């Protein structure tokens, strides 16, 4: 260099055309408690980046960039 894969709330993580973008842990508010912890109920928090397809794109495609795998 060349093929191929991934890239989504602070971390890991589900979703692959019309979802409020959803769960776990963390953060937080409240209740609960004599305070703390544990439980309870609630909230903020994401779709790497430009372009295209499409009535619509987080989701398909082309390219960038970062990570990987393989290969020369």
């Nucleotide at each position: 260099g060349g093929u191929c894969c991934g890239u989504u709330c602070g971390u890991c993580u589900a979703g692959g055309g019309g979802u409020u973008a959803g769960g776990a842990c963390g953060c937080u508010g409240c209740c609960c408690u004599c305070u703390c912890a544990c439980g309870g109920c609630g909230g903020a928090a994401a779709c790497a980046c430009g372009g295209g397809u499409u009535c619509g794109a987080u989701u398909c495609c082309c390219g960038u960039a970062c990570g990987g795998a393989c290969u020369a």
The prediction has a mean pLDDT of 81. Transfer RNA from a Candidatus Peregrinibacteria bacterium, 72 nucleotides, folded computationally. Rfam family: tRNA. The organism belongs to Candidatus Peregrinibacteriota, within Bacteria.